This is a predicted structure of a 189-nucleotide RNA (Lysine riboswitch aptamer) from Candidatus Stramentimicrobium fermentans. It was read from a public genome assembly, where an Rfam model found it. Lineage of the source: Bacteria > Pseudomonadati > Candidatus Phoenicimicrobiia > Candidatus Pheonicimicrobiales > Candidatus Stramentimicrobium. The coordinates come from a structure-prediction model, not an experiment, and the mean pLDDT is 76.
[in-house]
């Protein structure tokens, strides 16, 4: 030099992840809600408590007449990114909503740890309004990525032949705290 280790930068995987009170589009839904009129004859609201409405007629059910939002997806646009992101546990820690109050549960953020490389397909469960979608498990193949065998092939130093490494194809295996470069330091030397 080569290689070892530590740290630091840029980078691949591809139907790549993810996120915006952003724009538009379906569905939600002719729903819930409100109003009149009949009928009905006490409960309504609430995840529960307190108020609160209710025989001056609750709930529900028909008819007429007005009629919505959330969460969730598709596109487009624009941003972060490649543990991108999901998910689970936590006597952890903070926040925040109903129907008026006030609590607390779920949610929502944070930190700690663990699991999964990744996309799809199918089927099971879960949330859902959903046949959408998204999560978990588990099979099928597929796809990068290291390592490792077999085969072929190009190929250094004058020719041949040929190390390392290199591309092709095929088996196995194993994981992202990896993989490819590259620098700085330590060490061998």
């Nucleotide at each position: 030099a080569a290689g070892u280790g530590a740290g630091g930068u840029a980078g691949a995987g591809g139907c790549g992840c993810g996120a915006a009170c952003g724009a538009u589009c379906a569905a939600g839904a002719g729903u819930a809600c409100u109003g009149a009129u009949a009928g009905g004859g006490a409960g309504c609201c609430c995840a529960g408590g307190c108020a609160g409405c209710g025989u001056u007629g609750a709930a529900c059910u028909a008819u007429c007449a007005g009629a919505a939002a959330a969460g969730g997806g598709g596109u487009c646009u624009u941003c972060g990114c490649c543990g991108a992101a999901g998910u689970c546990u936590g006597u952890g820690g903070g926040u925040c909503c109903a129907u008026g109050c006030a609590u607390u549960a779920a949610g929502c953020c944070c930190c700690a740890g663990g699991c999964u490389g990744g996309g799809g397909u199918u089927a099971u469960g879960g949330u859902g309004a959903a046949u959408a979608a998204c999560c978990a498990u588990a099979a099928c193949a597929c796809u990068g990525c290291c390592a490792u065998c077999u085969a072929a092939g190009a190929g250094a130093a004058c020719u041949c032949c040929u190390a390392u490494g290199c591309u092709u194809a095929g088996g196995u295996g194993g994981a992202g705290c990896g993989c490819u470069a590259u620098c700085u330091c330590a060490u061998c030397g």